[in-house]
Context: one part of a larger RNA
RNA sequence: CGCUGGCGGCGUGCCUCAGACAUGCAAGUCGAACGCGAAAGUCCCUUCGGGGAGCAAGUAGAGUGGCGCACGGGUGAGUAACACGUAGGUAAUCUACCUUCGGAUGGGGAAUAACAACCGGAAACGGUUGCUAAUACCGCAUAAUGCAGCGGCACCUAAUGGUGACAGUUGUUAAAGCGGGGGAUCGCAAGACCUCGCGUCUGAAGAGGAGCCUGCGGCAGAUUAGCUAGUUGGUAAGGUAACGGCUUACCAAGGCGAUGAUCUGUAGCCGGUCUGAGAGGAUGAUCAGCCACACUGGGACUGAGACACGGCCCAGACUCCUACGGGAGGCAGCAGUGGGGAAUAUUGGGCAAUGGGCGCAAGCCUGACCCAGCCAUGCCGCGUGAGUGAUGAAGGCCUUCGGGUCGUAAAGCUCUGUGGGGAGGGACGAACAGCCCGGCGGUUAAUACCCGCAGGGUCUGACGGUACCUCCUUAGCAAGCACCGGCUAACUCCGUGCCAAGCAGCCGCGGUAAUACGGGGGGUGCAAACGUUGCUC
Repeated sequence: CGCUGGCGGCGUGCCUCAGACAUGCAAGUCGAACGCGAAAGUCCCUUCGGGGAGCAAGUAGAGUGGCGCACGGGUGAGUAACACGUAGGUAAUCUACCUUCGGAUGGGGAAUAACAACCGGAAACGGUUGCUAAUACCGCAUAAUGCAGCGGCACCUAAUGGUGACAGUUGUUAAAGCGGGGGAUCGCAAGACCUCGCGUCUGAAGAGGAGCCUGCGGCAGAUUAGCUAGUUGGUAAGGUAACGGCUUACCAAGGCGAUGAUCUGUAGCCGGUCUGAGAGGAUGAUCAGCCACACUGGGACUGAGACACGGCCCAGACUCCUACGGGAGGCAGCAGUGGGGAAUAUUGGGCAAUGGGCGCAAGCCUGACCCAGCCAUGCCGCGUGAGUGAUGAAGGCCUUCGGGUCGUAAAGCUCUGUGGGGAGGGACGAACAGCCCGGCGGUUAAUACCCGCAGGGUCUGACGGUACCUCCUUAGCAAGCACCGGCUAACUCCGUGCCAAGCAGCCGCGGUAAUACGGGGGGUGCAAACGUUGCUC
């Protein structure tokens, strides 16, 4: 692609334009860090313009601040490279959150957004003045097994050097609060004070993660033979978390190459997958690991981590808005559109589960994920009936006209009810967390609070009224496709007559009896598929 098509389970589903994208959603969360703070609605007054009050509500909301946004998800363009695989090194390094262990958390200050007023602009957005808070910001104090310098000792190393311990010495570097409970004492009160939890700072270790370096391994072309100037090495400095021409200055002239440098072409790599008895050959969809990329090119900022898909800046192409001054955008996230193409799906449901972010928690967010929808796209399973039934019925086809065959096939009779239809019941996936009850233990001055443990109760399902179960219903609604000359399982009749009929994978059929073309009957092989084409072994 052709023809056909009943059901279910589990998978897969743009291989082409890394071409362009309308629309919606895909990263937020915390009020137990902080200041501010509405409205609708209701009532009262009113000169009907409006004004006021309590609740709504310290809610909605935006803002400061913290953590996350570097994960998860997509794609394979680039890359022949320490990119990947494997084995090592790092005495040359970093590491937020988490775990363990130790020590701290004292006392001050100045701002700023939000907000208000005014102003600019078509908009995007912005300016000036004034006010204010903090776990935001900045000094001061204190501090070591931190860091830096100096001094010797022991050990390791090929070496630069490193490690360890000791006791020194000098200098230097921190912090933030918030919430719960409370007997005595103080206090008018707030609170001080005590205690618990969460946080914060500092140091040591761990776990997991990351950077860097090295040996070995895996494409083609010699119709590519020479390549190289930060190039190769050294000294010094800078830079980095860190070694290093990583960068710069100076000095030397090196470095690579037929064991294939350089150049060109192609290509993400791997666990694996397909094939094969194996060795191999081919391949790299789904799933898992690593890498690279995010309109194209370049750059840094923030941060523990990015040179950051849904962040910023610059340049470019393209699209859109504009008051022409200037602005906005990036689906190789999930759906979806048009385009390309032989060809690939829904602008679906839900956070119930698993996992992730934030939060003390409740919870919020999550197109990750779990599900559903579409497609015979793949694999697997099931059904389209079972038993009985010879006057071997009718009918078709063949015939030597006797008969043979379709064929127990049909009808008939007896059953069954998977799938389909109807009715009723109806899940597993749910365990938690939270809340309530009482109990035990820890903590504590405490029987508060808080934490932990076990028990009981309560609560939570998108899928789905689905799976599944029971009952009822009727054989009623469910078989095609290719082939039959040999290879290769399966044969006859008619038509056609080397024909502008046609077949064909190879050999080859067709010129009047064609098992090879077309049709009928019969048969063979597969079967919800069967053939064809293409690719690979």
Predicted 3D model of a 537-nucleotide part of an RNA (small-subunit ribosomal RNA, 5' domain) from an uncultured bacterium. The coordinates come from a structure-prediction model, not an experiment, and the mean pLDDT is 83. Its Rfam family is "Bacterial small subunit ribosomal RNA".